RNA sequence: GGGCGGUUAGCUCAGUUGGUAGAGCGUCGGCUUUACACGCCGAAUGUCGGGGGUUCGAGCCCCUCAUCGCCCA
Numbered sequence: 001g002g003g004c005g006g007u008u009a010g011c012u013c014a015g016u017u018g019g020u021a022g023a024g025c026g027u028c029g030g031c032u033u034u035a036c037a038c039g040c041c042g043a044a045u046g047u048c049g050g051g052g053g054u055u056c057g058a059g060c061c062c063c064u065c066a067u068c069g070c071c072c073a
Stems, first nucleotide, its partner, number of pairs: 001072007010025004019056001027043005049065005
């Protein structure tokens, strides 16, 4: 330099046809316990990597930049 794949909650990851952004773990609160853990109930948290474009509408499509991984040279 070229090709491919990834970037979504604190972490690990889903997200089917473009139509209200989700799960597990974690965190916080409550219940339970002498207390802790476990368990049960509930809650909070997202510029969906940045910018631009298409569209009535974009996490999803297009362009570009950044970044991580793999392969080729």